Predicted 3D model of a 1439-nucleotide RNA (small-subunit ribosomal RNA) from a Candidatus Peribacteria bacterium. The RNAcentral record of the sequence draws on SILVA. NCBI's taxonomy places the organism under Bacteria, Bacteria candidate phyla, Candidatus Peregrinibacteriota, Candidatus Peribacteria. Its mean pLDDT, the model's own confidence on a scale to 100, is 84.
[in-house]
RNA sequence: AGAGUUUGAUUCUGGCUCAGGAUAAACGCUGGCGGUGUGUCUAAUACAUGCAAGUCGAACGGUUCGCAAGAACAGUGGCAAACGGGUGAGUAACACGUUGGUACGUGCCCCAAAGUGAGGGAUACCCCGUAGAAAUACGGGUUAAUACCGCAUAUGAUCGCAAGAUUAAAGCAGCAAUGCGCUUUGGGAACGGCCUGCGUCCUAUCAGCUAGUUGGUGAGGUAAUAGCUCACCAAGGCUAUGACGGGUAACUGGUCUGAGAGGAUGAUCAGUCACAGGGAAACUGAGACACGGUUCCCACUCCUACGGGAGGCAGCAGUAAGGAAUCUUUCGCAAUGGGGGAAACCCUGACGAAGCGACACCGCGUGAACGAUGAAGGUCGGAAGAUCGUAAAGUUCUUUUCUGGGGGAAAAAUUCUGAUGGUACCCCAGGAAUCAGCACCGGCUAACUCCGUGCCAGCAGCCGCGGUAAGACGGAGGGUGCAAGCGUUAUCCGGAAUUAUUGGGUGUAAAGUGUCCUUAGGUGGUUUUUUAAGUCGGGCGUCAAAGCCUGAAGCUCAACUUCAGUCAGGUGCGCGAUACUGGAAGACUAGAGAUCUCGAGAGGCAAGUGGAAUUUUGCGUGUAGGGGUAAAAUCCGUUGAUACGCAAAGGAACACCAAAAGCGAAAGCAGCUUGCUGGCGAGUUUCUGACACUUAUGGACGAAAGCGUGGGGAGCGAAAAGGAUUAGAUACCCUUGUAGUCCACGCCCUAAACUAUGAGUACUAGGUGUAGGUCCGGCUCGACCUGGAUCUGUGCCGUCGCAAACGCAUUAAGUACUCCACCUGGGUAGUACGGUCGCAAGACUAAAACUCAAAGAAAUAGACGGGAGCCCACACAAGCGGAGGAGCAUCUGGUUUAAUUCGAUAACAAACGGGAAACCUUACCAGGGUUUGACAUCUAGAGAAUUUUGCCGAAAGGCGAGAGUGCCGCAAGGAACUCUAAGACAGGUGGUGCAUGGUUGUCGUCAGCUCGUGCCUUGAGGUGUUCGGUUAAGUCCGUCAACGAGCGCAACCCUCGUCCUGUGUUGAAUAUUCACAGGAGACUGCCCCGGCCAACGGGGAGGAAGGUGGGGAUGACGUCAAAUCAGCAUGCCCUUUAUACCCUGGGCUACACAGGUGCUACAAUGGUUGGUAUAAUGGGAAGCAAUAGAGCAAUCUGGAGCAAAUCCCCAAAACUAAUCUAAGUUCGGAUUGAGGGCUGCAACUCGCCCUCAUGAAGCUGGAUUCGCUAGUAAACGCGUAUCAUCCACGGCGCGUUGAAUAUGUUCCUGGGCUUUGUACUCACCGCCCGUCAAGCUAUGGGAGAAAGGGGCGCCUGAAGUCCGCUUUACGCGGCCUAGGGCGAAACUUUUGACUGGAGCUAAGUCGUAACAAGGUAUCCGUAGGAGAACCUGCGGAUG
Repeated sequence: AGAGUUUGAUUCUGGCUCAGGAUAAACGCUGGCGGUGUGUCUAAUACAUGCAAGUCGAACGGUUCGCAAGAACAGUGGCAAACGGGUGAGUAACACGUUGGUACGUGCCCCAAAGUGAGGGAUACCCCGUAGAAAUACGGGUUAAUACCGCAUAUGAUCGCAAGAUUAAAGCAGCAAUGCGCUUUGGGAACGGCCUGCGUCCUAUCAGCUAGUUGGUGAGGUAAUAGCUCACCAAGGCUAUGACGGGUAACUGGUCUGAGAGGAUGAUCAGUCACAGGGAAACUGAGACACGGUUCCCACUCCUACGGGAGGCAGCAGUAAGGAAUCUUUCGCAAUGGGGGAAACCCUGACGAAGCGACACCGCGUGAACGAUGAAGGUCGGAAGAUCGUAAAGUUCUUUUCUGGGGGAAAAAUUCUGAUGGUACCCCAGGAAUCAGCACCGGCUAACUCCGUGCCAGCAGCCGCGGUAAGACGGAGGGUGCAAGCGUUAUCCGGAAUUAUUGGGUGUAAAGUGUCCUUAGGUGGUUUUUUAAGUCGGGCGUCAAAGCCUGAAGCUCAACUUCAGUCAGGUGCGCGAUACUGGAAGACUAGAGAUCUCGAGAGGCAAGUGGAAUUUUGCGUGUAGGGGUAAAAUCCGUUGAUACGCAAAGGAACACCAAAAGCGAAAGCAGCUUGCUGGCGAGUUUCUGACACUUAUGGACGAAAGCGUGGGGAGCGAAAAGGAUUAGAUACCCUUGUAGUCCACGCCCUAAACUAUGAGUACUAGGUGUAGGUCCGGCUCGACCUGGAUCUGUGCCGUCGCAAACGCAUUAAGUACUCCACCUGGGUAGUACGGUCGCAAGACUAAAACUCAAAGAAAUAGACGGGAGCCCACACAAGCGGAGGAGCAUCUGGUUUAAUUCGAUAACAAACGGGAAACCUUACCAGGGUUUGACAUCUAGAGAAUUUUGCCGAAAGGCGAGAGUGCCGCAAGGAACUCUAAGACAGGUGGUGCAUGGUUGUCGUCAGCUCGUGCCUUGAGGUGUUCGGUUAAGUCCGUCAACGAGCGCAACCCUCGUCCUGUGUUGAAUAUUCACAGGAGACUGCCCCGGCCAACGGGGAGGAAGGUGGGGAUGACGUCAAAUCAGCAUGCCCUUUAUACCCUGGGCUACACAGGUGCUACAAUGGUUGGUAUAAUGGGAAGCAAUAGAGCAAUCUGGAGCAAAUCCCCAAAACUAAUCUAAGUUCGGAUUGAGGGCUGCAACUCGCCCUCAUGAAGCUGGAUUCGCUAGUAAACGCGUAUCAUCCACGGCGCGUUGAAUAUGUUCCUGGGCUUUGUACUCACCGCCCGUCAAGCUAUGGGAGAAAGGGGCGCCUGAAGUCCGCUUUACGCGGCCUAGGGCGAAACUUUUGACUGGAGCUAAGUCGUAACAAGGUAUCCGUAGGAGAACCUGCGGAUG
């Protein structure tokens, strides 16, 4: 000192959270020792038991014991018990802190003065008796005193003007000296009482309070002042500087935190106060209205013989209860202190000590040195090793601790005395011996891997982890941090400048009151004198001790304790200074105001008046429509509309002028005229002389809507009605239409009442408009016009500066000052309750519980828009031919099945993987088999390999019988192959394409995608790549804070088209002709025009070819977690007598149906029959196969030739002739029957072909949709891969014949560039609003109910003081009063059927209100309406 968290990224605003310190703490795990502190924060709840205040025999009589001395005891008497100890309930107050004061008191103590004489009568104890259970009470009798009472004396004291009057005492001890006492008075010390200035929490949703109240006189009362109390008199006193009320709370020194200012707190220690079960009261006394005293009332507990009594731990221990939680019923008066006593001494739960608790702070220890085979073991692993780790073991050493034994304190300066304590400490011996945990390891935040789990279990302070490879869960290993502790929870301060005095803000993030006037208050121009309140200086006093700080000292150190010392600040007193502020007195004119002279204006109020238009009415002309919309309909009209003309009525609003214009405080103000009236600007003298600025409270005004009463009502028009639209349409559109809009009077008081910008003053570059003045010029006779300066207003641009940015910028959001208002995360909510105002609607004031980690501002890059602009593409349009209808083929979905293996499945799947499923393929199913395996490597053994054959079996295979001996090497042996055995391992078309490689599709052959340096921005980012042209093209040119470069484009490559050259096989010859190879050719090169003298475009020439000549290959950065684990490879997981392998048979060919791609057709541009002509690419040895022959044919026989420019496969449409004649046909060929052929172990499931027979649907195809721009479409056939055959009508190629159309870019689709809006960024298949339904949570209202603390009125009224009376008694009465009762009202807190909204909750319902022009721009105020978001009217804002 900061960090995390809003975003795709950025800057800011802003909250939440964390790291630090602390604690009278508690909880979890763990726990060796010592010292010093500390320990019921909750129930001021109730308390068993013991103790906590007694002492004096030298005040007194008596009793008991004792031989005596003496000791003990109850009572009378004295002193003490008012201290010490506890607690914090009450108290917001002179209670406390601090300052000052005085009208007062004081036992014991100290000093001083005077005195202490002489008497009296009682009484307790005791004895006797009575009552009672007891507590206790009473009667009779005896007795003493330092108990009580007179008398004497009076230094003195008190009263009184004085004279004078009144007022004391006690003795005891001692042989004595004497001592201790007693009485009176004065003083002191110390303590106390009272008064007083200042300080001391929250709440205004508490604004008025007060009758002893404020003061006076008199009296009473007190130690003393005083309404302290009373009588009378007066009517005062307090209060926005917060009275009164409510809530909370003992206060302080201090403590914790903080850099400080502050904030929080008030345990222990110390000072003060208050209290003693809840209340009231007095007595005694120096002192109390008394914790361990008295009386009374109340509540509670206990005893009881039921008549009556006893009690008060907030003393020390202890108990119960409450609670997360807080100790021993210990020792001692040895020390310190207190009470009594002459003293000895007694008492002292004050105190000194010990005990318990890691509760806190401090200190020590759990060993040290050496020790590498880097042991074993654990973990990880790439299998090499790494790590735990010098750690252990082992060797040597030490003894703080520990155990045993021995000694043994100080604490007392001065007589005695030691509970602690046989403790601290010291010595000796023994022996590494007895001693480590807790939390964490995703980021913040130091520390990482494996396994398990699989959005489960769980974690979490915030962000967030977990859905099969989790560094975040659980375990393990390792590591990090602290350490006898460590974590968690709670609370306080800090960080938080997040309440900002130090030290924040308000245009858009939260925040300027709608505007003006004004009171209190705050602030205030120039100057002189004075004062000295503020201010400043030094001085004196005070702010207890302790604590903090500094320096020392003592416990071995430290904590702890002791000693010495200081600052700052507060406050009182007096002295001094006088610049500034304030007070007093005086002067001034620059602020402010007034006079005078000009001036502009929709400023206000009232009255009058004008024309245009709409509507209505009357009359006339006139005829079938009008009106309205995107299109319609409702509606009006033949009873005559609309239209046109004339006339009349009535209300409302004022075109043009008109503008960034003017006026007004704002709201707002517009035809014209008149009257009354407010403010403003300029100019110039004169006058007043600070009269000023701001403004809480208060007052006035305040759009629209709305309300009340009475008018008015043309148009418009919430509500309402109807018509449309729609899935619906309570809307948008249309036709009507009521309140209202208008006027008068009275209310309401709110708006996006906005410049989202409070008022005032001063200062700080300019430029350019405009409105109103004044001055100086030009022109002019003058008006007008025009230029400059200046004042005031109103706009735009812009420098400095400011700002998060956008932007503001002399009209500040700049620089300063003064005053006011307001803000402090989002939601709940401008809501509830309370109060004030209002007729109401409602307005103003204004929370909380609960909930979230964000909400928000500006700007950036994208994406998107039913935003805009430019451009392109068989995208549309123009055409040609198809698909969708039929039959068949094939693929897919679905269904079925033992199996119908699997994948692909919007564009970008569906004649796709598959370029060939009868077996094989084959992955699927059923059955039969095998288990180191069908395949690979290694080890051992045997055998060459190989081949013939018998039986069983569906086959795989099983059981047998023979033949056979090879190659290399001299030999041993080796290589290949086969069999057997064991195990390492093989195998898997099993899973995951969301773990991957590789490959591929698609946008798209679209023209884009980036980088370096520089520049701009706080930054994300921008620029470059934009712009003007041009292109097929980010192609090229020009310009430019950019200059260059890369991947793409183009070109380079292949092929076709022309020519040239060379070479060349086929039976021969021929080839500028065929093939191959190598060249040439095309480059906008030439001309004209346009364009910027550019790029380039248009036209032309030449040329085989012309502007990329045609076609192909070639696919940028990237997108789709796109496709593929089944082509291959591969991580991880799974399987291993099976998910592996072999075999037979079946299936992949199923079939109510649906989809895709094709073939054949529906016919005459045709079918059939005959004749005739012309290709190219390719293929051929398990092959292509000619000529010839057989068969109707498929095909067969046979085999020339050919390993191919040599031989073979080898054309069809077209053309020509004939026929058919518009029909389900001589079209069409499905389906079916029969008979054949071919391939193949094998055509049943399930092949192809031929012949004969059969002859289905179909007559050109709905919505919709596909391809194609030239040798293209369309039509025709041929070849080929795969292949035994073939389900091929498919794919890939080849040639033959050979069109039509394009005016163009409005629209549809897709794409590119620029711009704009955005609440989207998983990016519009986005985001998101409200009702309803479900669950949970807190909360408002609520008939009421319960509890509580007070106040008021009335009744009653104990004890007790005081007063009065009297028969002076155990008397009576009175005032006051605790308490009790009754009554009315208010307040606070709980609770309450029901009810209102609110919040939260992965996948509910209805719509789609908002964000893009969000599909009707949105929003604000108000009013009405509606399932809901919302809709509509009126006025306003632009966000």